[in-house]
């Protein structure tokens, strides 16, 4: 150093739901809870997706729009524990 996470040790995170706070909403923090994850650690670089306040659009709607969101949706970059081989 590269591969694979099959078997070992300490173990970690926690999906939906409940409650509380923020938030205009997606969604976020915390607490409870365990679907699940060997990167379910980070990072919006790419791509894809949610949302649409504000804008622009209407006669009023629709409907358009991220400067907002998802890293537990793919991809990529970055950092890392075991132990095997």
């Nucleotide at each position: 150093a590269u591969c694979a996470g099959u078997a070992c040790a300490g173990g970690g995170c926690a999906a939906a739901c409940c409650u509380g706070c923020c938030g205009a909403a997606a969604g976020g923090c915390a607490g409870g809870g365990a679907c699940g994850c060997a990167a379910a650690g980070u990072u919006u670089c790419c791509g894809g997706u949610c949302u649409a306040a504000a804008g622009g659009g209407u006669a009023a709607a629709a409907c358009c729009u991220a400067c907002g969101a998802c890293a537990g949706c793919g991809g990529g970059g970055c950092c890392g524990c075991c132990g095997g081989a």
c-di-GMP-I riboswitch aptamer from a Gallionellaceae bacterium, 85 nucleotides, folded computationally.
It was read from a public genome assembly, where an Rfam model found it.
NCBI's taxonomy places the organism under Bacteria, Pseudomonadati, Pseudomonadota, Nitrosomonadales, Gallionellaceae.
It matches the Rfam family "c-di-GMP-I riboswitch aptamer". Rfam describes the family as follows. GEMM was predicted in a large-scale screen for bacterial structured RNA regulatory elements.
The coordinates come from a structure-prediction model, not an experiment, and the mean pLDDT is 88.